A computed fold for a 77-nucleotide RNA from Micromonospora krabiensis, annotated as transfer RNA.
NCBI's taxonomy places the organism under Bacteria, Bacillati, Actinomycetota, Micromonosporales, Micromonospora.
The sequence is in RNAcentral, with records from ENA.
Its Rfam family is "tRNA". Rfam describes the family as follows. Transfer RNA (tRNA) molecules are approximately 80 nucleotides in length. It is annotated as a transfer RNA.

């Protein structure tokens, strides 16, 4: 240089045939429970779904381009 996958809550990830209110696990805060901590059980906050553009009535989902990771090929006189 060419080819793929991936980017979604602090962190792992899951939806991905476009329409339901975006979810789970641990983490974070509050109550209960105990002497008191842990484990438990309740209940809460926390994302404009990388970014930007398009198609659409309508997009985290489809196209396109940028960027970023991570994997293969190739080059290395």
């Nucleotide at each position: 240089g060419c080819c793929g996958a991936c980017g979604u809550a602090g962190c792992u990830c899951a939806g991905g045939u476009g329409g339901u209110c975006a979810g789970a696990g641990c983490g974070c805060u509050c109550c209960g429970c105990u002497c008191a901590u842990a484990a438990c059980g309740g209940a809460g906050a926390g994302g404009c779904c990388a970014c930007g553009g398009g198609c659409u009535c309508g997009a985290a989902u489809c196209c396109c381009g940028u960027c970023g990771u991570c994997g293969g090929c190739a080059c290395c006189a």